[in-house]
RNA sequence: AUCUGCCAAGGGCAAACCCGUCGCGAGGCGGGGACGCAAAGCCACCGGUCCGCACCAUCGUCGCCGCGAGCCUCCGCGCGGUGCCGCGGGUGACAGCGCGGACAGCGGGGUUGCCGGG
Numbered sequence: 001a002u003c004u005g006c007c008a009a010g011g012g013c014a015a016a017c018c019c020g021u022c023g024c025g026a027g028g029c030g031g032g033g034a035c036g037c038a039a040a041g042c043c044a045c046c047g048g049u050c051c052g053c054a055c056c057a058u059c060g061u062c063g064c065c066g067c068g069a070g071c072c073u074c075c076g077c078g079c080g081g082u083g084c085c086g087c088g089g090g091u092g093a094c095a096g097c098g099c100g101g102a103c104a105g106c107g108g109g110g111u112u113g114c115c116g117g118g
Stems, first nucleotide, its partner, number of pairs: 002118004012037002017032006035105001041111003045108003048103006060094005065088004070082003
């Protein structure tokens, strides 16, 4: 320098959950607590997941509204009801896109490092 972690020694970190606290939130920090971890040390560079904001032009999904076909009822019409289908409308929500953020214990990448062994 590099590979390796079945074993040894001394240790280290700490998931869920609970309490406190900060944050709109994802979540952070401190305490308790241990499921796990050989980088579960550090860094948001790539992918991913999550949160917040914004959003209209178009598109997608869903909801709402209007009209109609159909159906129910009826001898028939009308009224009424229903309406999974069609058309139209704007509107709302979601998704997508955009912006900002969170996660390093999701994967990849970068970087530093203890002990044993080759």

Background: c-di-GMP-I riboswitch aptamer from a Steroidobacteraceae bacterium, 118 nucleotides, folded computationally. Its mean pLDDT, the model's own confidence on a scale to 100, is 76. It matches the Rfam family "c-di-GMP-I riboswitch aptamer". Gene Ontology term of the family: cyclic-di-GMP binding. Rfam's curators write: GEMM was predicted in a large-scale screen for bacterial structured RNA regulatory elements. The source organism's lineage runs through Bacteria, Pseudomonadati, Pseudomonadota, Gammaproteobacteria and Steroidobacteraceae.